Transfer RNA from a Phycisphaerae bacterium, 77 nucleotides, folded computationally. The sequence was found in a public genome assembly. Model confidence (mean pLDDT): 80 of 100. Rfam family: tRNA. Rfam classes the family as a transfer RNA.
[in-house]
RNA sequence: CAGGGUGUAGCUCAGUUUGGUAGAGCGGUGGCUUUGGGUGCCACAGGUCGUCGGUUCGAAUCCGGCCACCCUGACCA
Numbered sequence: 001c002a003g004g005g006u007g008u009a010g011c012u013c014a015g016u017u018u019g020g021u022a023g024a025g026c027g028g029u030g031g032c033u034u035u036g037g038g039u040g041c042c043a044c045a046g047g048u049c050g051u052c053g054g055u056u057c058g059a060a061u062c063c064g065g066c067c068a069c070c071c072u073g074a075c076c077a
Stems, first nucleotide, its partner, number of pairs: 001073007010026004020057001028044005050066005
């Protein structure tokens, strides 16, 4: 440099195909349970959906630019 892939809660990931209320597990906080801890149960908090624009009544989802990371190839040594 070229091609491809990934980016969503603290972590691991769904959701994108076919636009219509942003989710799960783990973790965190509080409560119950226990002599206490753990386990178990209940509740709660936690998101500019990488970023900037565009399309649309409406965008995580469609389109374009850019950024970061990963893979393959090329190039230099």